[in-house]
Context: one part of a larger RNA
RNA sequence: GAACGAACGCUGGCGGCGUGUUUAAGACAUGCAAGUCGCACGGGAUCAUUUGAGUAGCAAUACAAGAAUGGUUUAGUGGCGCACGGGUGAGUAACACGUGAAUGACAUGCCCUGCAGAGGGGGAUAGCCCAGGGAAACUUGGAUUAAUACCCCAUGGUAUCGCAAGAUUAAACGGUGGCCGCAAGGCUGUCGCUGCGGGAUUGGUUCGCGUUCUAUCAGCUUGUUGGCGGGGUAACGGCCCACCAAGGCUACGACGGAUACCUGGUCUGAGAGGACGAUCAGGCACACUGGAACUGAGACACGGUCCAGACACCUACGGGUGGCAGCAGUCGAGAAUAAUUCACAAUGGGGGCAACCCUGAUGGUGCAACGCCGCGUGGAGGAUGAAGGUCUUCGGAUUGUAAACUCCUGUCAUCCGGGAGCAAGACCUGACGGUCAAUAGCCGGCAGGGUUGAUAGUACCGGAAGAGGAAGGGACGGCUAACUUCGUGCCAGCAGCCGCGGUAAUACGAAGGUCCCGAGCGUUGUUC
Repeated sequence: GAACGAACGCUGGCGGCGUGUUUAAGACAUGCAAGUCGCACGGGAUCAUUUGAGUAGCAAUACAAGAAUGGUUUAGUGGCGCACGGGUGAGUAACACGUGAAUGACAUGCCCUGCAGAGGGGGAUAGCCCAGGGAAACUUGGAUUAAUACCCCAUGGUAUCGCAAGAUUAAACGGUGGCCGCAAGGCUGUCGCUGCGGGAUUGGUUCGCGUUCUAUCAGCUUGUUGGCGGGGUAACGGCCCACCAAGGCUACGACGGAUACCUGGUCUGAGAGGACGAUCAGGCACACUGGAACUGAGACACGGUCCAGACACCUACGGGUGGCAGCAGUCGAGAAUAAUUCACAAUGGGGGCAACCCUGAUGGUGCAACGCCGCGUGGAGGAUGAAGGUCUUCGGAUUGUAAACUCCUGUCAUCCGGGAGCAAGACCUGACGGUCAAUAGCCGGCAGGGUUGAUAGUACCGGAAGAGGAAGGGACGGCUAACUUCGUGCCAGCAGCCGCGGUAAUACGAAGGUCCCGAGCGUUGUUC
């Protein structure tokens, strides 16, 4: 000199864009952060329409259990999602990461594409109902019911086994539209279902090289190193096991200890290099602590399960419940770090045919000079060089064109008025093209229509008034730009280094003046 996720002191007008618990991976009240599908299923509730046993009535008529159809809604079964997105950096010196290869040793839901299929049957179970147990969390038994839930048989182009013959191996004529039909059923659109091949994407595994300090750590190792045979896995492998051999690593630093997530990058520097790894992006690891598996295409799973532990809470003392390193917020710790905000309008994600629903991802606003950048606090004229202050050799000098005064301007802030862009879509209607037997339906582009904005009456534009509302901090002995007077008297104090202060201190304190930077200026800490 440059830099910072900074802090502290003094000061503080506005805007844009960023950034904001670096410490206790300490503990957490409260709310929200992952749901969705009724076009998979049987029920329930409710509304409408049709019908209507029956009741009242002489009748007209009124009421009405029940049934059917349709709409709305939904606890449960079922499907998909919950393995993404979001957080943190404790652990890890390791194929964790980076880079380059390998996989003839592998997997891949949803998506794209090609081929083939979707035949026949069955038994349950939740819900509902009944009867219990429990303070609660919840739970037991019985009866009954559905499916795109589950199971069996058939078929076999695929796969496995086998020399071969052969054996084994799947599924949902499911949902919802349209047309024809009295019906049974037929044709058809679309969303799905099953098997196999290919693709794409994503991942698993292996290897070469690179990756901190320490020898006041010199020897380490028994599943250890290799083989054979098995088990296990999507897959190779001591990954695991039985047997056999005695190997394997190490001064090119094994083993041990300390520290540490890694990288793209960031800071500095002319570069080489050095230091760092906040925000953003990629990878990894973790989710109160330790362990384990289940489900699934994918987890050994942050807002899932089980076991153990610590902690906290409820309890009828028998037993239960919980996990903010998600977003806000609280306590604690600390020099120190923000709102218990708005919206799904946009982008993206999950579910759904869709409408739509969910989304503390995200988009916004709020707080903080924490950082960078921009703008302003006025401009021009103005010498009786006013007054006041300070210094003085008492003549004057300086503050100083500075002020007053005159003439202007109107940025920002204030007030008034107008007022965006982010909106594309989805939806409805119409004709057209494709599919089709079809002028249904479905798909596609086109045209028209009425809509969809959190930010926000914001940005921006126009107008009004009026210099009005907006300057400080540090330094002045040398390094280092900038000097005098007074006070103090080795005292009080200053100080980055050299050093100042013991009676004329340009070095302490105050004042005047000057210098530097300026909504900041200094100090401290850290890096180069």